[in-house]
């Protein structure tokens, strides 16, 4: 010096990557919504180039000309109104004439073009007005408007006759100069040529006006006219300049290749015409060219630029306002005039449209300024003024000027200003929220003090004026804006704030309402009863006279990547090779100077932008200067590099030579094994096939076996991640023909190279055509099975095909999913081919090297996986390809093909993703290891019967509610007759059955009695508290106010508690390490265990919650103690009894302790952990049992245990009462009990427990009853008394196989007990009755030892009891476990995954319905461009008999005639519109039809994802409701097991 670059949300359970979508920014000629005080400066039809009423937007010159009018003057006349004649200028003014009207102003239709931009060129050019220079302006002539007369017409307008002027028109003269042509000369930067000099020939000019002066003439006069001079203006010829045009060329700037070929005036030439001018611009003739992949031609779109917006820039988008250029002027065509036009406010013609009309005919062109209608989301006043600037005309004054200057309307934009400033806390009122304490709105307000911008009112009032005009020379006049800006004064906080947003991105949160409704939404997404996301409010945030929304553009987007991307698996390498154009290219030298670099010059308009300075009070805005304008051109210079040319070189490449290996290719021939078939032999009843079968074959002799023969196809072993080939691909042997590679040696050529758009060739399988062939196999097809079905998988058959020849097809997971070439960058280890060295008799071996082919690995790369000298590393060159998913490799079009189809290849619509790799889980009809009464082994059950209980269902006024796979169903219930009770019916009560506080009143309430009632309750009577300072207080009642109450809802708002996986062995953390990260490691591995138990190893080291242990019960012993327990010994006593004295041994109780720890021995285990065996021991490897339940899962269960948020009810969803219901029963299920009997029933006799319970209780002895029980009451608050007889067992008797002496349901009668009360609806007893049931289908449950089985006992709840339930207690007391294949559950490791609300997952296709989009389609309608032919306006050009015509020429006195020239008319070619025709192309609609997308919980199946239950997929062919199936070939992007090979480690 340079001033410059930010990201976020969204795919997942999470992660990294890829990738799209979306947002934050800026901008706008905007529009819309809400709102709106003032000013300045800007801007304002983006749509219908749609149609336009009305007014205005181009005129001017009397100093070019002739009339006329008005006025004035003079004069004459007069009927006093006026008239005639003349004159006048500075008035008006139609016409002739001149200049202008081609500028200025508008618009963007057309145009893809020399239209524009930029830079050059014209020796191929024009130029009115302006400036300069040189020269000239002489003599004549004839007309025509106006005007007059007249005719036609509605009008527009037109015709005839007559007169007239000019700076109008014409002829002649002169003509330096000029033009044309010829000749000579000189010079030049010279293609055709140009400039200059000299000469000849020919040709071409003109206009006057006016001021003033002089002079002459005319007039009565006013005055006028003529001539001349000076000046001014104008005229003519020529030259030059300036300004401005015309033409040509280089370069530059849109899309589509699904537009690939285009072209006949086309390309060139000769000649002519035409133009201001070159030219195929036009014409005749000749030639056959010209353009195109560096994109011609065609189609679509578009005015271009300076600039504007955005962006860090590169770039992208755009072309309003301002400026430059172009094009256009209702549409199309045409010329005229002119210096200039093919002419916006001119003309002619045609067309469409509008208007006038007397119907004959005429008029018109706002894309000028205003304005109107229309269209549209949308864009202004029919304003003032020529004062300024600029323009036209004019000598000038001046006139004209919708250019312009101003004003008006519009927040359309930018900029500025204001709506007040300071003070002010009981933090007022109100609002909102609240945990009720408070918080917030909030110094905000009120209130006090102060100020007065803007607006309002009053007064004054510019700059913009220079110029011009007038002037008495002093001066005066002239402003649309403008009652403006500005200044001064006055009053008064007085008149002035909204909009959007507040889930994340993104700054800002609460309440209520709503309840997947209403709605929001830019993306992700919110809303299904507590919504920061909807609506409202309070509060907050942002911006502010604005704020939001919509649309568009750039940005972010490195998301088209030049700066600055990619292609193994995410989208993306073409199947392979050859090769054209093109791109790129080795070493050395010379030369050129094209690229490249530097200096200078020209240009790159102004405005804009940036910087500096200045002017409006600032700013916006404006002014001045500088920078910039990245470009183009010229010129001078440099020559390294690239390039051209020339020369050389050998290393790239190639050739020659000597060797080598090989399933490289083509052709011909030969061979053996096997299958099948045929013939024959042997032989007999089956064969075959499968998971099992069947179809099929076989007594007409199969299969099996032997011999012989036929035919086709393929070549076992060798065989190998071994060889060859470009790929596809190639495999028996021999011969012939043939391509390539490698090694060695280093003779030759001398860059001959690499790549390769198009193009060409090759190209598995399937398929197609023709002709052969056909053994096996085998789409389709048929049959048999399987199955719910089975258009499949399996089986039996079997046709195309598979094979050959020739010709097509041209695709594959044509894959290493990896284009080709060259160079560079550690190694190790296999293997194929060649060469060399060492060693050596050989065999073997070691080392080096080149080529090929594998594996493992360094650096590096990668999102990761992985790649890694065979790169996916580092570089260079070339080609191909990608740009979100679906739609779709589809449609249409084109090309190819016989067809099938291939190649090329979209869009509408739709989604917020689709993906890659890896991670953690979960899952698998994946694998490995291991547990569990999981299976197996065994014992006993359930499922059948009857009953009990629970549930579903049904019923009912109600059958209250909950629990619902395991893990609901003898569950909440460990006690429903009333109560319970939550349900139903009916009857009542409301401050309530219950709590607290306050106010008022009152006496107690309770209780007792009576009446009514079913009762609740009501009424009546009786009876009465405690403390006191005497006021009252406490408790209570009545009335009232706050409130109570709810088993009403939500277990998907919750706490707590619980179930379950699961007593399973797991779940985690800190630090470290690894990984971008999720995460991994630890926790995996080898052993071992009941155990993540322990040991060893290890990038881990430790730790926590779990496991185990510590706790309780139980088993042995010891110590202490000894009542209510005990009784061996001593003593006493009884019919008998620890009954008594006593004892402290034993049992037992209580307390304490010991004991068990793999401690000891031996074996195994590499060591260890541990394990096996043994000893000892009451007990042995956790002795047995219990308690104990990790992180978590199931929105598991419970709002009805309790608690609790929110919602709801409040003369009821509260509460009280009576009765009923929860006990219903055609059924179904679950859990039990009792059985079906003889290891049993019945009867009699006789033993032995443990653990519990007991005072509104347990209740003994005794008595009564057959019994339940009753009477009665001893003892006991319990090691004392009672419940209390244990039962099975044992002994004996009986029954004898029967629905029974089994079984006891059901029913009847009679009772007992509890209770207010056993009707609905208790239990028990006695007598009678005696049902089903003879061991239980499919299936299913429990249990591994003091267990199962079996037997009884106790307890809780409880008045009683539906208990057969539950919880405990003891008695008797088994069988079996080979084992882990299988079922179920679980743990660890591993693998696959498209699953992650996690396999009860995900997901595919048809069909049906709805909506939308699109293709095809008989056709139909239209647009565009072109072609052929017909018709042919205007017009210019060419021709022209007759007709018409002033000037010039000739004849002629004249009239007139002729000529030259011109014109009308006609003819010719050209020619717009129009017509006809067949095509092209694009589009609209289209019965019907194909497909696609989306849509709520539709139908059918299950194709895919786990080995997805037949591995999947690709190409192709056939078949099938559908996914799909099958054949052939291919791929791994297939799980699993085994084997082989290679590698790693030891």
């Nucleotide at each position: 010096a340079a001033c410059g670059g930010a990201g976020a949300g969204u795919u997942u359970g999470a992660u990294c990557c890829u990738g799209g979508c979306u947002c934050a920014g800026g901008a706008c000629g905007a529009a819309c919504g809400c709102u709106g005080g003032c000013g300045g400066c800007g801007c304002g039809c983006c749509u219908a180039a749609c149609a336009c009423a009305u007014g205005c937007a181009a005129g001017u010159c009397g100093a070019g000309c002739g009339a006329g009018g008005a006025c004035u003057c003079u004069u004459c006349c007069u009927c006093c109104g006026g008239g005639g004649a003349g004159a006048g200028a500075g008035c008006c003014g139609a016409g002739c004439g001149g200049c202008g009207a081609a500028c200025g102003g508008g618009u963007g239709a057309g145009u893809a073009a020399c239209a524009c931009g930029u830079g050059a060129g014209c020796a191929a050019u024009c130029a009115a007005c302006c400036u300069c220079c040189g020269g000239c302006a002489c003599c004549g002539g004839g007309a025509c408007a106006a005007c007059c007369c007249u005719g036609g017409g509605a009008a527009a307008c037109c015709g005839g006759g007559g007169c007239u002027g000019a700076u109008a028109c014409c002829g002649g003269a002169u003509g330096a100069c000029c033009a044309u042509u010829c000749c000579g000369g000189c010079g030049g930067a010279c293609a055709u040529c140009c400039a200059c000099c000299g000469g000849g020939a020919u040709g071409c000019a003109a206009a006057g006006g006016u001021u003033u002066c002089g002079u002459u003439c005319c007039g009565c006069g006013a005055g006028g006219a003529g001539c001349g001079g000076c000046g001014c203006c104008g005229g003519c010829c020529g030259g030059a300049g300036a300004c401005g045009g015309g033409c040509u060329c280089g370069c530059g700037g849109c899309c589509c290749a699904u537009c690939a070929g285009c072209u006949u005036g086309u390309u060139g030439g000769u000649g002519a015409g035409g133009u201001a001018a070159c030219g195929g611009c036009u014409c005749a003739c000749c030639a056959a060219g010209g353009c195109g992949a560096c994109g011609a031609c065609g189609g679509g779109u578009a005015g271009c630029c300076g600039g504007c917006c955005u962006g860090a820039g590169a770039g992208g988008g755009u072309g309003a306002u301002c400026g430059g250029c172009c094009a256009c002027a209702c549409u199309g065509g045409g010329a005229c005039u002119g210096a200039g036009a093919c002419a916006c406010g001119g003309c002619c013609c045609a067309g469409a449209c509008u208007c006038c009309u007397a119907c004959g005919g005429g008029a018109g062109g706002c894309a000028g300024c205003a304005g109107u209608g229309g269209g549209g989301a949308a864009u202004c006043u029919u304003g003032c003024g020529c004062a300024a600037u600029g323009g036209g005309c004019g000598u000038a004054a001046g006139c004209c000027u919708g250019a312009c200057g101003c004003a008006g309307c519009g927040a359309c934009g930018c900029c500025g200003c204001g709506u007040g400033a300071g003070g002010g806390a009981u933090g007022a009122c109100g609002g909102c929220c609240u945990u009720c304490g408070g918080g917030u709105u909030g110094u905000a307000a009120a209130c006090c003090u102060c100020u007065u911008u803007c607006g309002c009112c009053g007064c004054c009032g510019a700059c913009g004026a220079a110029g011009c005009c007038c002037u008495u020379c002093g001066g005066g006049g002239u402003g649309a804006c403008g009652c403006u800006a500005g200044g001064c004064g006055g009053a008064g906080a007085a008149g002035a704030g909204g909009c959007a947003c507040c889930g994340g991105c993104c700054a800002a949160c609460u309440a209520c309402g709503u309840g997947c409704c209403a709605g929001c939404a830019g993306c992700c997404g919110c809303g299904g009863u507590a919504a920061c996301a909807c609506g409202u409010a309070g509060g907050g945030u942002g911006c502010g006279a604005g704020c939001g929304u919509u649309g568009u553009c750039c940005g972010g987007a490195a998301u088209c990547a030049u700066u600055g991307g990619g292609c193994g698996u995410a989208a993306a390498g073409a199947g392979c090779u050859c090769g054209u154009a093109g791109g790129c290219g080795g070493c050395c030298u010379g030369u050129c100077g094209c690229g490249u670099c530097g200096g200078c010059u020209g240009u790159g308009a102004a405005a804009a932008u940036c910087c500096a300075g200045g002017g409006c009070u600032c700013a916006a805005c404006c002014c001045u200067g500088g920078a910039c304008c990245c470009g183009c051109a010229g010129u001078c210079g440099a020559u390294a590099c690239g390039g051209g040319c020339a020369g050389g070189c050998u290393u790239g490449a190639g050739g020659a030579c000597g060797g080598u290996a090989g399933g490289g290719g083509g052709g011909a021939g030969c061979g053996g094994a096997a299958u099948u078939c045929c013939c024959g032999g042997u032989g007999u009843a089956g064969c075959g096939g499968u998971g099992g079968a069947a179809u099929g074959c076989g007594c007409a002799g199969a299969u099996a076996u032997c011999g012989g023969g036929a035919g086709g196809a393929a070549c076992a072993c060798c065989a190998g991640u071994g060889g060859c080939g470009a790929a596809g691909g190639c495999g028996g042997c021999u011969c012939c023909c043939u391509g390539g590679a490698c090694c060695g040696a280093u003779c030759c050529u001398g860059a001959c190279g690499c790549u390769g758009a198009g193009g060409a060739g090759c190209g598995a399988a399937a398929g197609c055509g023709u002709g052969g062939g056909g053994a096996g196999c085998g789409a389709a097809c048929a049959g048999g099975a399987u199955u719910a079905g089975a258009u499949a998988c399996c089986c039996u058959g079997g046709u195309a095909g598979u094979c050959c020849a020739c010709g097509c097809c041209g695709u594959a997971a044509a894959c290493g999913g990896u284009g080709g070439g060259c160079g560079c960058u550690a190694g190790g280890u296999g293997u194929g081919g060649g060469g060399c060295c060492u060693a050596c008799u050989c065999a073997c071996a070691g080392g080096c090297u080149c080529c090929g082919u594998g594996c493992c690995g360094a650096a590096g790369c990668c999102a990761a996986c992985g790649c890694a000298u065979u790169a996916a590393g580092c570089g260079c060159c070339c080609c191909g390809c990608c740009u979100g998913g679906g739609g779709a490799g589809u449609a249409c079009g084109g090309c190819c093909g016989c067809a099938a189809g291939g190649c090329u290849a979209a869009a509408a619509c739709u989604c917020a993703a689709a993906g890659g790799a890896a991670u953690u889980g979960a899952c698998g009809g994946g694998g490995g290891c291991c547990c569990g009464c999981a299976c197996a082994a065994g014992c006993g059950g359930c499922g059948g019967a009857g009953c009990a209980u629970g549930u579903g269902g049904a019923u009912u006024a109600a059958u209250u509610c909950g629990a619902u796979g395991c893990a609901a169903c003898g569950c909440g219930a460990a006690g429903a007759a009333c109560c319970u009770u939550a349900c139903c019916u009916g009857g009542g009560c409301u401050u309530g059955a219950c709590a607290u506080g306050c106010c008022g009143g009152g006496a107690a309430a309770a209780c007792c009695c009576g009446u009514g009632g079913a009762g609740a309750c009501a009424c009546g009577g009786g009876c009465u508290g405690c403390c006191u300072u005497c006021g009252g207080g406490c408790g209570c009642c009545c009335g009232g106010c706050a409130c109570a109450g709810g088993u009403g809802g939500u277990g998907c708002a919750u706490g707590g508690c619980u179930g379950u996986c699961g007593u399973c062995a797991g779940c985690u953390c800190g630090u470290g390490u690894c990984g971008u990260g999720a995460g991994a490691u630890g926790u995996u591995g080898g052993g071992u265990u009941a155990a993540g138990u322990c040991c060893c190893g290890c990038a881990a080291c430790g730790a926590g919650c779990g496991c185990a242990a510590c706790c309780c019960c139980u088993g042995u012993c010891c110590c202490a103690u000894g009542u209510u327990g005990c009784c061996a010994g001593c003593g006493g006593g009884u019919c008998a009894u620890g009954c008594c004295g006593g004892g402290g041994a034993c049992u037992c109780g209580u307390g304490g302790g010991a004991g068990a720890c793999u401690g000891c021995c031996g074996g195994g285990g590499c060591c260890a952990a541990c394990u096996c065996g043994g000893a000892g021991g009451a007990a042995g490897g956790u002795g047995g049992g219990g308690a104990u339940g990790a992180c978590g899962u199931c929105a598991a269960g419970u709002c009805a245990u309790c608690a609790u948020g929110c919602c709801c009810c409040u003369g009821a969803u509260g509460u009280c009462c009576a009765g009923g219901g929860c006990u219903u029963c055609a059924c179904a299920c679950a859990u039990g009990c009792u059985a079906c009997a003889a290891u049993g029933g019945u009867c009699g006799g006789u033993a032995c427990a443990a653990a519990g319970g007991g005072c509104u209780g347990c209740g003994a002895u005794a008595c009564c009853g057959c019994g339940a029980g009753g009477u009665g009451g001893a003892g006991c608050g319990a090691a004392u008394c009672c419940c209390g007889g244990a039962a099975a067992a044992c002994c004996g008797a009986u029954c004898u196989c029967a629905g029974u002496u089994c079984g006891g349901a059901u029913c009847g009668c009679a009772g007992u007990c509890u209770g207010c009360a056993a009707c609905u609806c208790g239990a028990c007893u006695g007598c009678g009755u005696g049902a089903a049931g003879u061991c239980g289908g499919a299936g299913u449950c429990g249990c591994u030892a003091g267990u199962a089985a079996u037997c009884g006992c106790a307890g809780a709840u409880c008045a009683g009891c539906a208990a057969c339930g539950c919880u405990g207690c003891g008695g008797u007391g088994a069988a079996u476990a080979c084992g882990u294949u299988c079922c179920c559950g679980g743990g660890c490791c591993u693998u696959g995954u498209a699953c992650a609300c996690a396999c009860c997952g995900c997901c595919c296709g048809u069909c049906a319905c709805g909506u939308c989009c699109u293709g095809a389609a008989a056709g139909u309608c239209g647009g565009c461009a072109a072609c052929a032919c017909c018709c042919g306006a205007a017009g210019a050009c060419g021709g022209u008999g007759g007709c018409c015509c002033a000037a010039c020429c000739c004849c002629g006195c004249a009239c007139g005639g002729g000529g030259a020239g011109g014109g009308a008319g006609c003819c010719g070619g050209c020619g717009a519109a129009g017509g006809u025709g067949g095509g092209g192309u694009c589009g609209g609609c289209g019965a019907u039809u194909g497909g696609g997308a989306c849509g709520a919980a539709g139908u059918c199946g299950u194709a895919a994802c786990a080995a997805g239950g037949u591995a999947g997929c690709c190409g192709u062919a056939c078949c099938g409701g559908a996914a799909g199936g099958u054949g052939c070939g291919g791929c791994u992007g297939g799980a699993u097991c085994a084997c082989c090979u290679c590698c790693u480690u030891u």

The RNA shown here (small-subunit ribosomal RNA) has 1546 nucleotides and comes from Prauserella muralis. The coordinates come from a structure-prediction model, not an experiment, and the mean pLDDT is 86. The RNAcentral record of the sequence draws on ENA and SILVA. NCBI's taxonomy places the organism under Bacteria, Actinomycetota, Pseudonocardiales, Pseudonocardiaceae, Prauserella. Its Rfam family is "Bacterial small subunit ribosomal RNA".